The RNA shown here (transfer RNA) has 72 nucleotides and comes from a Candidatus Nomurabacteria bacterium. It matches the Rfam family "tRNA". About the family: Transfer RNA (tRNA) molecules are approximately 80 nucleotides in length. The family's RNA type in Rfam is transfer RNA. RNAcentral holds the sequence, with entries from ENA. Model confidence (mean pLDDT): 80 of 100.

RNA sequence: GCGGCCAUGGUUUAAUGGCUAUAACACGACCUUGCCAAGGUUGAGAUAGGAGUUCGAUUCUCCUUGGCCGCA
Numbered sequence: 001g002c003g004g005c006c007a008u009g010g011u012u013u014a015a016u017g018g019c020u021a022u023a024a025c026a027c028g029a030c031c032u033u034g035c036c037a038a039g040g041u042u043g044a045g046a047u048a049g050g051a052g053u054u055c056g057a058u059u060c061u062c063c064u065u066g067g068c069c070g071c072a
Base pairs, nucleotide, nucleotide: 001071002070003069004068005067006066007065010025011024012023018055027043028042029041030040031039048064049063050062051061052060
């Protein structure tokens, strides 16, 4: 330099055009207990960035950034 794959709460992940974006762990509040742990209820928190297509984009297209792999 060229090509391929990946990027979603703090972490891991589901959703593959129809969303008010799923779940687990972690975090906060409350209940339970003499205390802790465990358990229950509940809450906050995310689509790497930008542009395009579409009635509608996490999903499709292009560019950029970052990571991994391969070729030279």